Predicted 3D model of a 513-nucleotide part of an RNA (small-subunit ribosomal RNA, 5' domain) from an uncultured bacterium.
Context: one part of a larger RNA
RNA sequence: GGACGAACGCUGGCGGCGUGCCUAACACAUGCAAGUCGAGCGGAGGUAUGAUGUAGUUUACUACUGAUUACUUUAGCGGCGGACGGGUGAGUAACACGUGGGCAACCUGCCUCGAAGUGGGGGAUAACACCGAGAAAUCGGUGCUAAUACCGCAUAACAUACAGACAUCACCUGAUGACUGUAUCAAAGGAGAAAUCCGCUUUGAGAUGGGCCCGCGGCUGAUUAGCUAGUUGGUGAGGUAAUGGCUCACCAAGGCGACGAUCAGUAGCCGACCUGAGAGGGUGACCGGCCACACUGGAACUGAGACACGGUCCAGACUCCUACGGGAGGCAGCAGUGGGGAAUAUUGCGCAAUGGGGGAAACCCUGACGCAGCAACGCCGCGUGGAGGAAGAAGGUCUUCGGAUUGUAAACUCCUGUCCUUGGUGAAGAAAAAAAUGACGGUACCCAAGGAGGAAGCCCCGGCUAACUACGUGCCAGCAGCCGCGGUAAUACGUAGGGGGCGAGCGUUGUCC
Numbered sequence: 001g002g003a004c005g006a007a008c009g010c011u012g013g014c015g016g017c018g019u020g021c022c023u024a025a026c027a028c029a030u031g032c033a034a035g036u037c038g039a040g041c042g043g044a045g046g047u048a049u050g051a052u053g054u055a056g057u058u059u060a061c062u063a064c065u066g067a068u069u070a071c072u073u074u075a076g077c078g079g080c081g082g083a084c085g086g087g088u089g090a091g092u093a094a095c096a097c098g099u100g101g102g103c104a105a106c107c108u109g110c111c112u113c114g115a116a117g118u119g120g121g122g123g124a125u126a127a128c129a130c131c132g133a134g135a136a137a138u139c140g141g142u143g144c145u146a147a148u149a150c151c152g153c154a155u156a157a158c159a160u161a162c163a164g165a166c167a168u169c170a171c172c173u174g175a176u177g178a179c180u181g182u183a184u185c186a187a188a189g190g191a192g193a194a195a196u197c198c199g200c201u202u203u204g205a206g207a208u209g210g211g212c213c214c215g216c217g218g219c220u221g222a223u224u225a226g227c228u229a230g231u232u233g234g235u236g237a238g239g240u241a242a243u244g245g246c247u248c249a250c251c252a253a254g255g256c257g258a259c260g261a262u263c264a265g266u267a268g269c270c271g272a273c274c275u276g277a278g279a280g281g282g283u284g285a286c287c288g289g290c291c292a293c294a295c296u297g298g299a300a301c302u303g304a305g306a307c308a309c310g311g312u313c314c315a316g317a318c319u320c321c322u323a324c325g326g327g328a329g330g331c332a333g334c335a336g337u338g339g340g341g342a343a344u345a346u347u348g349c350g351c352a353a354u355g356g357g358g359g360a361a362a363c364c365c366u367g368a369c370g371c372a373g374c375a376a377c378g379c380c381g382c383g384u385g386g387a388g389g390a391a392g393a394a395g396g397u398c399u400u401c402g403g404a405u406u407g408u409a410a411a412c413u414c415c416u417g418u419c420c421u422u423g424g425u426g427a428a429g430a431a432a433a434a435a436a437u438g439a440c441g442g443u444a445c446c447c448a449a450g451g452a453g454g455a456a457g458c459c460c461c462g463g464c465u466a467a468c469u470a471c472g473u474g475c476c477a478g479c480a481g482c483c484g485c486g487g488u489a490a491u492a493c494g495u496a497g498g499g500g501g502c503g504a505g506c507g508u509u510g511u512c513c
Stems, first nucleotide, its partner, number of pairs: 001513004006509005013382006019375002021340001026338003030335003035080003040077002043074006053064004087293003097217007106210002111206008119153001121151002128143006159184006166177004189198003219265003226256003231253008268290004272283004295316005318329004346372001348371003354368001355366004385415004395406004419454001420450005429440001457502005462483003468497005478485002
């Protein structure tokens, strides 16, 4: 000098764009953050309609009953989604990450392209009704019922398994293709007047997303020198989507290490960011990629995908409810509270846009996101007026008492209107032929009027280092980054005048280069 997620002191006009718990992965009141589909299903409720039956009776009505149909709501069963999106950095020195490869050892819902099919049956169970237990959370029994829920059967191969022979390719195992035989396994319907559409089943290919393996690379300590028993390898088996001591039985005795094993400390990694001419050094906030975690520890279930932040079970600590028998909870989501701290914001608006989930769609949900609020926290831009104006006014300060300086500075004159105030106008962002649809927002922008009116401070002036005098003080009070100032004329302390620097900031502190 540059930089910062900064803080502190003094000061503070406006706008744009960013950024904002670095500390206690401390504890959390309250609200919201993941739902959706009635075009999968049976009910139940509501509104309208009011066949039929009953009763009254003036024979045309009234009351009750309530079939049917239409619209509507949705607790339950069922489907898809809750594995994304959002947060955090605790753990992790590891194939976690980066980079380059491998899988002839693998999986992939939804999506795209292609081939074939969608036949015929069955038994249940929520909801519901009744009964019961319980303070509650919730649970039990009996009975009824539906499905795109569940289960057989049929059919089926270019699928899978086995056997046979062949070709091509590869080479560590084998892979691919066509052929023959045997065996095994499917399905679901819904909407519509229909056409048809949305689905369902098997299968090939793709796309996307993942899983596993390997080479190389990136911290500190030897005042850590030895470490290792599923340990290292083999055979066999189990397990997995898949290789593998991943697990197990048996067998062998191996494996790693001064090219630093093991142990200890520290740490999420990278693209990047800061600095530097570069080489390098430092950092890993925001944004993007990957990983890990979700009160602490453990476990599996469901599923294409989890060992699952707002799912389940167990244990623990903590908090809450309780009728003392037993229950409920998890903000490292968005706001917000307490606490910790030098220190870090609103319990805001909207789904209008972009994106995501569900749905045939309308649409619903979305604290992702888009916006607004707060903060000079940062960067950038603008303003606090412009021109003229010498009696060089007054006042202040210094003075050799002549004057010098503040100083064109002010007053005064003439202007201007950025910001500001008021009024008017008023968007783009919103679209595929039209219409409709904007949180921001009556915002930005534009026009008019008003009026210099409302808008300057901070640090420094001994040398380094730009900028000097007076008074006060008297090794006191104090200053200080280093050298050093202060003990009676201090340009170094304090105040004043003057000056220098930067400017809505200026200094100080901390950290990095």
The full RNA is in RNAcentral, with records from ENA and Greengenes.